[in-house]
Molecule: SAM riboswitch aptamer (S box leader)
Organism: Longimonas halophila
RNA sequence: CAUUCAUCCAGAAGGGUGGAGGGAGUAGGCCCUGCGAAACCCUGGCAACCGCCACAGCUUCGGCUGCGGAAAGGUGCUACCUCCUACCUCGCAUACCGCGAGGGAAGAUGAGUG
Numbered sequence: 001c002a003u004u005c006a007u008c009c010a011g012a013a014g015g016g017u018g019g020a021g022g023g024a025g026u027a028g029g030c031c032c033u034g035c036g037a038a039a040c041c042c043u044g045g046c047a048a049c050c051g052c053c054a055c056a057g058c059u060u061c062g063g064c065u066g067c068g069g070a071a072a073g074g075u076g077c078u079a080c081c082u083c084c085u086a087c088c089u090c091g092c093a094u095a096c097c098g099c100g101a102g103g104g105a106a107g108a109u110g111a112g113u114g
Base pairs, nucleotide, nucleotide: 001114002113003112004111005110006109007108008107013043014042015041016040017039021032022031023030026086027085028084029083044078045077046076049074050073052069053068055066056065057064058063082106087103088102089101090100091099092098
């Protein structure tokens, strides 16, 4: 980088350096930010994907699946639903602008594969 699967309306803050941007990208909107943005570092925290432990079922005995647990391991995360909308379908409403539901695309994270 490509690809597969799962998840994405919950949860979790202080300090230091830094010094103007930031909320992935494009457009529109709405926000955050000199009462200090991004980025980096430290400490804390959240969660439970992998790993770990217990139990149960299945097993070709290699493991697989389900359920529960801990949080000392590997990641991740710690404003706003992935901040919202954009494409398709359906329903509602309608002079126009719209509203709701489902799906998709894109993205993020984890685990695998190439």